[in-house]
RNA sequence: GAUAAAGCCAAACCUGUCGUAAGACAGGGACGGAAAGCCACGGGUCUCAAUUGAUAGCCGAGCUGCC
Numbered sequence: 001g002a003u004a005a006a007g008c009c010a011a012a013c014c015u016g017u018c019g020u021a022a023g024a025c026a027g028g029g030a031c032g033g034a035a036a037g038c039c040a041c042g043g044g045u046c047u048c049a050a051u052u053g054a055u056a057g058c059c060g061a062g063c064u065g066c067c
Base pairs, nucleotide, nucleotide: 001066008033009032013028014027015026016025017024018023031057037063038062041060042059043058044055045054046053
C1' cells in the first nucleotide's frame, strides 16, 4: 500500500444437503475487501426451553501472511 503489481478471498441471490433455529457446507455468482487469513477471548447482534448455539464480511484484542 484496494487509486500500484502478482495473486487471493467472495456479499446478495439461485440449487442441493445438514440443523428446532440463527446459520453452516458444496456448486454457480460477484457486492465488496490490505488481512473479507486463523481464533468465539471481551463487547454487540441473531438464535434456543437453556451463557443451547450462530456470526471473524459488526467492533476490539491476539497470532500469522503478500508487495
Annotation:
The RNA shown here (c-di-GMP-I-GGC riboswitch aptamer) has 67 nucleotides and comes from uncultured Desulforhopalus sp. Its mean pLDDT, the model's own confidence on a scale to 100, is 85. RNAcentral holds the sequence, with entries from MGnify. The model forms 89% of the base pairs in the Rfam consensus.